Background
A computed fold for a 73-nucleotide RNA from Vitrella brassicaformis, annotated as transfer RNA. Rfam family: tRNA. Rfam classes the family as a transfer RNA. Rfam links the family to the GO term triplet codon-amino acid adaptor activity. The coordinates come from a structure-prediction model, not an experiment, and the mean pLDDT is 83.
[in-house]
RNA sequence: GUCGCUUUGGCGUAGUUGGGAGCGCGUCAGACUGAAGAUCUGAAGGUCCCGUGUUCGAUCCACGGAGGCGACA
Numbered sequence: 001g002u003c004g005c006u007u008u009g010g011c012g013u014a015g016u017u018g019g020g021a022g023c024g025c026g027u028c029a030g031a032c033u034g035a036a037g038a039u040c041u042g043a044a045g046g047u048c049c050c051g052u053g054u055u056c057g058a059u060c061c062a063c064g065g066a067g068g069c070g071a072c073a
Base pairs, nucleotide, nucleotide: 001072002071003070004069005068006067007066010025011024012023013022019056027043028042029041030040031039049065050064051063052062053061
């Protein structure tokens, strides 16, 4: 330099022919306990990497850019 894959709460990740953003762990509160742990219940927490475009509508499509991984040169 060329090509491919990838980027979603603090961490690990699912997701869809374009329309509800989910799960596990963690965190906080409550129940339980003498107190913790375990367990149960509830809650908070996300510019879905960035920008532009297409569209009534974009995490998803197009283009450009950035980070990470890999292959080739």